RNA sequence: UCCGGGAUCGUCCAACGGUAGGACGGCUGACUGUUAAUCAGCAGAUCCAGGUUCGAGUCCUGGUCCCGGAG
Numbered sequence: 001u002c003c004g005g006g007a008u009c010g011u012c013c014a015a016c017g018g019u020a021g022g023a024c025g026g027c028u029g030a031c032u033g034u035u036a037a038u039c040a041g042c043a044g045a046u047c048c049a050g051g052u053u054c055g056a057g058u059c060c061u062g063g064u065c066c067c068g069g070a071g
Stems, first nucleotide, its partner, number of pairs: 001070007010024004018054001026042005047063005
């Protein structure tokens, strides 16, 4: 330099172009001799900039970073 893949809550993963969800973790409450466990609830994210579309995590363009391959 070229080709392919990837970037989503703190972490690990989902998500036909139509309400961004789950697990673990965190917080609050219930339960109790106290903790732990268990149960209920709450908060929390789409890499960046444009474009297409009534509507973009998803499609298109250009970037940044990570992984693999070619030279």
The prediction has a mean pLDDT of 82.
The RNA shown here (transfer RNA) has 71 nucleotides and comes from an uncultured Phycisphaerae bacterium.
Its Rfam family is "tRNA". By type it is a transfer RNA.